[in-house]
RNA sequence: AAUUGAUAAUGGCAAACUUAUUGAAAGAUAAGGACGCAAAGCCACGGGUCUAAAGUCGUAUGACUAUGAUUGCCGGGUUACCAAU
Repeated sequence: AAUUGAUAAUGGCAAACUUAUUGAAAGAUAAGGACGCAAAGCCACGGGUCUAAAGUCGUAUGACUAUGAUUGCCGGGUUACCAAU
């Protein structure tokens, strides 16, 4: 330096749910809490999925649509502890 994550060690993150705040919503943030995770660290670049305020169509119930969200959906990029080879 590269690969791998079986065996350890130091540790790390934090699902669902609850409360508060925020948002049109999806969701996000903080505290509590642990389902799990060898990148469950970071980046919305590609795909998928979710939402539909505004906009468009419609007599109407409604329908379409991302500029919104999701990295703990997948791929990709990038940084990194330890051990083994």
Predicted 3D model of an 85-nucleotide RNA (c-di-GMP-I riboswitch aptamer) from Gracilibacillus sp. The coordinates come from a structure-prediction model, not an experiment, and the mean pLDDT is 87. The model forms 95% of the base pairs in the Rfam consensus.